[in-house]
Predicted 3D model of a 72-nucleotide RNA (transfer RNA) from a bacterium. Rfam family: tRNA. Rfam's curators write: Transfer RNA (tRNA) molecules are approximately 80 nucleotides in length. The prediction has a mean pLDDT of 82.

RNA sequence: GCCCUUGUAGUUUAAUGGAUAAAACAAGACACUCCUAACGUCUAGAUGCAGGUUCGAUUCCUGCCGAGGGCA
Repeated sequence: GCCCUUGUAGUUUAAUGGAUAAAACAAGACACUCCUAACGUCUAGAUGCAGGUUCGAUUCCUGCCGAGGGCA
């Protein structure tokens, strides 16, 4: 330099064009307990950035940025 894959919550994963973006762990609050842990209930938290297509985009297309891999 060229090509391929990939980017969703603090972490790991779902959602393949249409309902309020789902869950587990983690975090906070409450309850329980002599205290802690465990268990239970509740709460907050996310689509890398900018455009395009579309009535409608996490999803499709383009560019940029980041990560991983291959060729030279």